[in-house]
RNA sequence: AGCGGGAUGGUGCAGUUCGGUAGCACGCCGGCCUCAUAAGCCGGAAGUCGUGGGUUCGAAUCCCACUCCCGCCA
Numbered sequence: 001a002g003c004g005g006g007a008u009g010g011u012g013c014a015g016u017u018c019g020g021u022a023g024c025a026c027g028c029c030g031g032c033c034u035c036a037u038a039a040g041c042c043g044g045a046a047g048u049c050g051u052g053g054g055u056u057c058g059a060a061u062c063c064c065a066c067u068c069c070c071g072c073c074a
Stems, first nucleotide, its partner, number of pairs: 002072006010026004020057001028044005050066005
């Protein structure tokens, strides 16, 4: 060089089937509870979905190119 898989809040992942408000757990912040901490309960912040284009009324999702990671083949 060729082939396959992956990249989504701080971390680990779902969401792609059928394009239509981006979600879950842990973590973080605040409150309740407690003498206090932990646990438990309630609330909140944090993503422009790897990058750049294209299609579309509308793209994490479809198409193209590229970057990075993992694997396969020689």